[in-house]
RNA sequence: GGCUGAAUAGCUCAGUAGGUAGAGCAAACGUCUCAUAAGCGUUCGGUCGGCGGUUCAAUUCCGCCUUCAGCCA
Repeated sequence: GGCUGAAUAGCUCAGUAGGUAGAGCAAACGUCUCAUAAGCGUUCGGUCGGCGGUUCAAUUCCGCCUUCAGCCA
């Protein structure tokens, strides 16, 4: 330098042939226990990497940029 992939909750990851985003773990609270842990229940937590475009509507489609990973040279 070229090609490909990834970026979504504190962490690990789903998601959708475009229609107002979920799980597990973690955290808080409750329950249980003499107590702690485990278990069970509830709650909290996201401008879906950034800037534009298309569209009535974009996390999803298109372009550029940033970061990371892999392959080739």